[in-house]
RNA sequence: UUGCAAACCUGGGGGAGGCUUCGGCCUGAGACACUUAAAUAGUGGACCCUUUGAACCUGAUCCGGUUAGAACCGGCGUAGGGAUAGGUACUACGAUUGCGC
Numbered sequence: 001u002u003g004c005a006a007a008c009c010u011g012g013g014g015g016a017g018g019c020u021u022c023g024g025c026c027u028g029a030g031a032c033a034c035u036u037a038a039a040u041a042g043u044g045g046a047c048c049c050u051u052u053g054a055a056c057c058u059g060a061u062c063c064g065g066u067u068a069g070a071a072c073c074g075g076c077g078u079a080g081g082g083a084u085a086g087g088u089a090c091u092a093c094g095a096u097u098g099c100g101c
Stems, first nucleotide, its partner, number of pairs: 002100005007088004011050004017026003032044004056081003062075004
C1' cells in the first nucleotide's frame, strides 16, 4: 500500500413458543423487565438478522416423521414478502484483529 476473512461500532429490521396440578417444567440465540384496570398495547433490556437477506412475516389452527407437547427433521419453498446503510476513526457519539501480496 492493497486483497481476503472474521470481529466490532453507528444506523436499520425482527420475535404472542409448548406443557402444567399454575408451584413449575421443556425447547430455543431470544420465551425478560417495567407501564397500564388489562392486553396480543407502549417503553426498555438482552438476543438474532441486515439484500451473498429462511432473522422475521404470510400461506398456516398447513402436510409427513418425531415428541408429554413444543423444539427438531423433511415438505410447502428456484412460493409471496422482508431491513435496499455507512464506518472501524484518536479526538471521535462510537468501533480492529488475523492471514496474504
This is a predicted structure of a 101-nucleotide RNA (TPP riboswitch aptamer (THI element)) from Sediminihaliea albiluteola. It matches the Rfam family "TPP riboswitch aptamer (THI element)". About the family: Vitamin B(1) in its active form thiamin pyrophosphate (TPP) is an essential coenzyme that is synthesised by coupling of pyrimidine and thiazole moieties in bacteria. The sequence was found by an Rfam model in a public genome assembly. Taxonomically the source falls in Sediminihaliea (Bacteria, Pseudomonadati, Pseudomonadota, Cellvibrionales). The model forms 95% of the base pairs in the Rfam consensus.